[in-house]
Context: one part of a larger RNA
């Protein structure tokens, strides 16, 4: 001397940018943090409209609006923390001829015909509640059959290439198995009372290749401390077999043999999430791993499996434990290591706020919904920067402090005064980028297509979306007004005298002041330092 997610003492004008629970992975009220689609289905309820029926309600039909339910796609993402992990957990470099991938993108091919439930609703019994059990009705883009098979899988044959020599691609012959589901919109002919067939668009379905982006699993290399831990290991090492798994494998089981690791630290013990990276250093090195970014682990504690392209699932299920609330004592509910917020604890770490306008993300054909992901504002000198607290003149060197050799010296051009300007900060007044390549409607063009329809693209014109925020910015008005401490002064180390006090009281980083003339303690005048700070601790270099 450089740094810090810092804390504590004194002080504190503004702004801009990051930043903020490092302890108790201690317990949590309260609200919010995941939905979404009627253009997959069938009801219900409210409203409005009816040449219908009717004296009017009701009845029937349209439309629109909520509503749970059945379906789908989401909910494995985003968010948060680092308890656990010394491991293929990470990082880097390979393998995977041993894998699997929904939504996306391009190919290819299809998409035919049946059927029988069940929620919702209606009724009924149990129940304090949470719920649950039973009878009857119905719909699908829910579930189940048949049919077809360009393709896939299958087990058998053949040729070529390749190869880690185990096998693995391609064509190829003959068998054998296995698919679909509508919606919406629009329409000349043609059927049809109509709905609709039919064609047509555009989303959606079903097979399969390919690809992107993803993950799975293997290996080489590196990854902290201890030997006052030296021997450790029976699914343990290996081989057959079988089983499971998307898949390799003692992953799992049965048999077999006895082997496998270790002084190049195995086994044990302690500590720790890695990592780009940040902080120090001329560097080598050393120290760390907040914020951001990648990867991994966890969601009250342990333990399980289910759905699903994906989990062994933070705000899903089930079984135990521990605490909590509810109760009619029979039995039920719950998970802030999401965002705020509350207690504890502890030097110590913020609002129970605004908005989906912007980026991004699910759903939806779309309007849109939802989104504490985000974007804002708030508090915190916590940490960078940047700017203010005035300039310029003005000696009788004014009063008033300190010091004095009593002569003057010294605060000191400093004040006071004179002129002058306006940065912040008040106040009046205009007033923004972020908004577009969105989004709605219009002419027109081009595709598609039997079509002048309808879609889909797209030029242009119009309309129209801002939380921040009446903020940032710009002008004007006033007016020097409202804005300076903190530490030090014996040396190291820039800075010096006076009083008080008497090894007392104190101080301090070392080294050392203080026992009556202290530059070292306290207080005063001066003075040196850095300044919206200063100084002390505490930690690394």
């Nucleotide at each position: 001397g450089a740094a810090c997610g810092a804390a504590c003492g004194c002080u504190g004008g503004c702004g801009g940018c990051g930043u903020g629970g490092a302890u108790u992975a201690g317990g949590c009220a309260u609200g919010c943090a995941a939905g979404u689609c009627g253009a997959a289905c069938g009801g219900a309820a409210u409203u409005u409209c009816u040449a219908g029926c009717u004296u009017u309600u009701u009845c029937g039909g349209a439309a629109a609006u909520u509503c749970a339910g059945u379906g789908g796609c989401g909910a494995a993402a985003g968010g948060g923390u680092g308890a656990g992990u010394a491991a293929c957990a990470c990082g880097u470099g390979g393998g995977u001829a041993a894998u699997c991938u929904a939504c996306c993108u391009a190919g290819a091919a299809g998409a035919u015909u049946g059927g029988g439930a069940u929620a919702a609703c209606c009724u009924g019994u149990c129940g304090a509640a949470a719920g649950a059990c039973g009878g009857g009705c119905u719909a699908a883009u829910a579930c189940c059959g048949a049919a077809u098979g360009a393709g896939a899988c299958c087990a058998c044959g053949a040729u070529u290439u390749c190869u880690u020599c185990g096998g693995a691609a391609a064509u190829u012959g003959a068998g054998g198995u296995c698919a679909a589901a509508g919606a919406u919109g629009g329409g000349g002919a043609c059927c049809g009372u109509a709905a609709g067939g039919c064609c047509u668009a555009u989303c959606g379905c079903u097979u399969u290749u390919a690809g992107a982006g993803g993950a799975g699993c293997c290996c080489g290399c590196g990854u902290c401390c201890u030997a006052u831990c030296a021997g450790c290991u029976a699914g343990u090492u290996g081989g057959u077999g079988a089983g499971g798994u998307a898949a390799u494998g003692g992953c799992u089981c049965a048999c077999c043999a006895a082997g496998g690791c270790a002084a190049u630290g195995a086994c044990g013990g302690g500590u720790a999430g890695c990592u780009g990276g940040c902080c120090u250093g001329a560097g080598a090195g050393g120290g760390u791993g907040g914020u951001c970014a990648g990867c991994c682990a966890c969601a009250u504690c342990g333990g399980g499996a289910c759905u699903g392209a994906g989990a062994u699932a933070c705000u899903g299920c089930c079984c135990g434990g521990a605490c909590u609330c509810c109760u009619a004592c029979g039995g039920g509910a719950g998970g802030c290591u999401g965002c705020a917020g509350u207690c504890g604890a502890g030097a110590a770490u913020c609002u129970u706020u605004c908005g989906c306008a912007a980026u991004g993300g699910g759903g939806g054909a779309a309007a849109c919904c939802c989104u504490g992901a985000c974007g804002a504002a708030g508090c915190g000198a916590c940490g960078c920067c940047g700017c203010g607290u005035g300039c310029a003149g003005g000696a009788u060197g004014a009063a008033g402090g300190c010091c004095u050799u009593c002569g003057g010296g010294u605060c000191g051009u400093a004040a006071a005064c004179u002129g002058c300007u306006g940065u912040c900060a008040a106040u009046u007044g205009g007033g923004a980028c972020g908004a577009a390549u969105g989004a709605u409607a219009g002419c027109g063009a081009a595709g598609u297509g039997a079509a002048c329809a309808a879609c889909u693209u797209u030029u242009c014109u119009a309309u129209u979306u801002g939380a921040c925020g009446g903020u940032a910015c710009c002008a004007g008005u006033a007016a020097a007004g409202g804005a300076a401490g903190c530490c030090a002064c014996g040396g190291c180390u820039a800075a010096c005298u006076c009083u008080g006090u008497g090894c007392c009281a104190g101080c301090a980083g070392c080294c050392g002041c203080g026992g009556u003339a202290a530059g070292a303690c306290a207080g005063a005048g001066g003075u040196g330092g850095c300044u919206a700070g200063c100084g002390u601790u505490g930690u690394u270099c």